[in-house]
RNA sequence: UCCUCUGUAGCUCAAGGGUAGAGCAACCGCCUGUUAAGCGGUAGGUUGCUGGUUCGAAUCCAGCCGGAGGAG
Numbered sequence: 001u002c003c004u005c006u007g008u009a010g011c012u013c014a015a016g017g018g019u020a021g022a023g024c025a026a027c028c029g030c031c032u033g034u035u036a037a038g039c040g041g042u043a044g045g046u047u048g049c050u051g052g053u054u055c056g057a058a059u060c061c062a063g064c065c066g067g068a069g070g071a072g
Stems, first nucleotide, its partner, number of pairs: 001071007010024004018055001026042005048064005
């Protein structure tokens, strides 16, 4: 320098154009003599950034930034 993959909740990951979800963690409650475990619920997201396409973008396109792998 070039190629491929990747970036979404605190963490690990879904969602592949039509209101962004799950598990764990956090918080509240139930249970228990208490804690843990178990059960129920609540909150938490400018979807890496800037543009573009579209009636509509996490999703498609371009550039940039970060990470992983590869070629030279």
Molecule: transfer RNA
Organism: uncultured candidate division WWE3 bacterium